[in-house]
C1' cells in the first nucleotide's frame, strides 16, 4: 500500500428508558444507563424513512372560539372560520435505513 477477520491484547461507541435542557415537531446536547456495532468514526452525495411554526390544495358552517350563570356579552366566518385530510412545494431531521466519499487500532494473507 491493498484484501480480509474481530479468535487474542488495547480500547472505543452506546439502543431502549430516566432525569434536565433546546427545538412548532421530527429530533438534538448533557447525565445515568447497555440493545447492540469490526468502523455504531466523520459527510446530507444518491436512495429512503421522519417531521410541519409555513404556503398551495381539498373537505365543510342551525358554524367556530373566549367570556360569562344568562332567553347574555364579545371576536372570527361562503372574500370559507375552528377542526380534518396531506397530493404537491418550502424548511428541517434520521449517518445505529441501505448505497457512496474520507479515515482509522490490532490481527492474517
Nucleotide at each position: 500500500u491493498u484484501u480480509u477477520g474481530a479468535a487474542a491484547a488495547c480500547g472505543g461507541c452506546a439502543a431502549a428508558u430516566c432525569u434536565g435542557g433546546c427545538g412548532a415537531a421530527a429530533g438534538c446536547c448533557a447525565g445515568a444507563g447497555a440493545c447492540g456495532c469490526a468502523a455504531a468514526g466523520c459527510c446530507a452525495c444518491g436512495g429512503g424513512u421522519c417531521c410541519u411554526c409555513g404556503c398551495u390544495u381539498c373537505c365543510u358552517a342551525c358554524g367556530c372560539g373566549a367570556c360569562c350563570c344568562u332567553u347574555g356579552u364579545u371576536g372570527c366566518c361562503a372574500c370559507g372560520a375552528a377542526g380534518g385530510a396531506c397530493c404537491g412545494c418550502a424548511a428541517g431531521a434520521c449517518c445505529g435505513c441501505c448505497g457512496g466519499g474520507c479515515u482509522g487500532c490490532c490481527g492474517a494473507g

Overview: A computed fold for a 109-nucleotide RNA from a Gammaproteobacteria bacterium, annotated as c-di-GMP-I riboswitch aptamer. It matches the Rfam family "c-di-GMP-I riboswitch aptamer". About the family: GEMM was predicted in a large-scale screen for bacterial structured RNA regulatory elements. Its mean pLDDT, the model's own confidence on a scale to 100, is 79.